[in-house]
RNA sequence: AUGAUGGUUAAAGGAGAGACUCGGUUUUUUGCCGAGCACCGAAGGGGCAAGCGGAUUACCGUGAAACUCUCAGGUACCAAGGACUUUAACUGGACG
Numbered sequence: 001a002u003g004a005u006g007g008u009u010a011a012a013g014g015a016g017a018g019a020c021u022c023g024g025u026u027u028u029u030u031g032c033c034g035a036g037c038a039c040c041g042a043a044g045g046g047g048c049a050a051g052c053g054g055a056u057u058a059c060c061g062u063g064a065a066a067c068u069c070u071c072a073g074g075u076a077c078c079a080a081g082g083a084c085u086u087u088a089a090c091u092g093g094a095c096g
Base pairs, nucleotide, nucleotide: 006091007090008089009088010087011086012085013084018037020036021035022034023033024032025031038075039074040073044071045069046068047067051062052061053060054059
């Protein structure tokens, strides 16, 4: 200084899957609670390849995800949550 990656905040967009069964509760139930089975992946969490490093007879370590698992979370509408994308402001100071 014509300011990178990143971080914070705000706004906009933002998917998937049972209005399941039984019992209880509730003035009523498309509400709430519990149990059961079935499902979803895009909060979070777990796992791994190539490569790299070490060791040297075939091991050890490191190692990503929107992949995968489904612990957690979620499964009519609404609400909430929501990875990620875009924009703006602030921060920051790679680089010159």
Molecule: Glycine riboswitch aptamer
Organism: Planctomycetota bacterium